[in-house]
RNA sequence: GAAAGAGUGAUCUAGGGUUCCGAUACAUAUCUAUUUUAUGUAUGUCUGCGACCGAGAGUUCACGGUUCGAAAGAGCUACACGGAGGGAUAAAAGCCCGGGAGGU
Numbered sequence: 001g002a003a004a005g006a007g008u009g010a011u012c013u014a015g016g017g018u019u020c021c022g023a024u025a026c027a028u029a030u031c032u033a034u035u036u037u038a039u040g041u042a043u044g045u046c047u048g049c050g051a052c053c054g055a056g057a058g059u060u061c062a063c064g065g066u067u068c069g070a071a072a073g074a075g076c077u078a079c080a081c082g083g084a085g086g087g088a089u090a091a092a093a094g095c096c097c098g099g100g101a102g103g104u
Stems, first nucleotide, its partner, number of pairs: 007063004012058001015053002020050001021048001022046001023043007064077005079099001081102001085097003
C1' cells in the first nucleotide's frame, strides 16, 4: 500500500412523517326546537404508544460461524467519531447510497 472478512432473520425502542383510522375547523345534505348522522375540503406548528416506516455504530431472542471436546456440551462472535448531498415509500427519518466522503 492492497485484498478478504467483521454474518442472517425476528421482537422492541430512540427517532420519523401523514397514505389509512382517529381528531379539529369549514361547507353541503339529511334529521330537526337545540341537536344527530353522512359526504367533501383543509390541517402533522393535530400533544393520538390506533396503524405504518425504523437503526453498522441501540435492546432482546433465535439461527449461523469459529475454538476446545469421543460425545454431551462449553467458550468466543471484538472495535466502531462521522458531514453535505441524493433516493424510496403517501411522506419523512438514526431507513437506503453508507463500517460511504472525511477523521482517529